[in-house]
Predicted 3D model of a 148-nucleotide RNA (c-di-AMP riboswitch aptamer (ydaO/yuaA leader)) from Nitratidesulfovibrio liaohensis. Its mean pLDDT, the model's own confidence on a scale to 100, is 78. NCBI's taxonomy places the organism under Bacteria, Desulfovibrionia, Desulfovibrionales, Desulfovibrionaceae, Nitratidesulfovibrio.

RNA sequence: UCGCCGAAAUCGCCGAGUUCCGCCUUGGGGCGGAAGCGGGGGACCCAACAACCGGUCACCCGGUACGGGGCGCAUCGCCGCAAGGCGUAGGGCAAUCUCUUCGGCCCGAGCCCGUCAGCUAACCUCGCAGGCGUCGAAGGGAGAGCAC
Numbered sequence: 001u002c003g004c005c006g007a008a009a010u011c012g013c014c015g016a017g018u019u020c021c022g023c024c025u026u027g028g029g030g031c032g033g034a035a036g037c038g039g040g041g042g043a044c045c046c047a048a049c050a051a052c053c054g055g056u057c058a059c060c061c062g063g064u065a066c067g068g069g070g071c072g073c074a075u076c077g078c079c080g081c082a083a084g085g086c087g088u089a090g091g092g093c094a095a096u097c098u099c100u101u102c103g104g105c106c107c108g109a110g111c112c113c114g115u116c117a118g119c120u121a122a123c124c125u126c127g128c129a130g131g132c133g134u135c136g137a138a139g140g141g142a143g144a145g146c147a148c
Base pairs, nucleotide, nucleotide: 001144002143011133012132013131014130018035019034020033021032022031023030024029036128037127038126039125040124041123046118051064052063053062054061055060067116068113069112070111071110076087077086078085079084090107091106092105093104096142097141098140099139100138101137102136103135
């Protein structure tokens, strides 16, 4: 010192959603395998077993109401017949990397299991998509460059 403006995409961002190998394919891509990454199911121990009503010393039994769970930041509250609206937990807004604070902006979806699921060693199993092209200010740390 790592400032500003603009352009570019062979450069990057969000995200687990990547890398390598083989085969196929004009291309885009497809199939198979491996690694890596991220999920789900699943013992002992532990936790829970108290939604409500009734019976019962208790264990437990009967009845009533509501199903319950998972991926994901994407949940909850109010209004509305609905569509939707206003908020909100939460997520994102990068250019050497990272952390903090302040202001501002955007999102706050969708899908799956099928009456089943706490945790969970062994074990079983699934996914590796999609969307994008950068909002400012102040400060801390790391790293790099230059000079002596």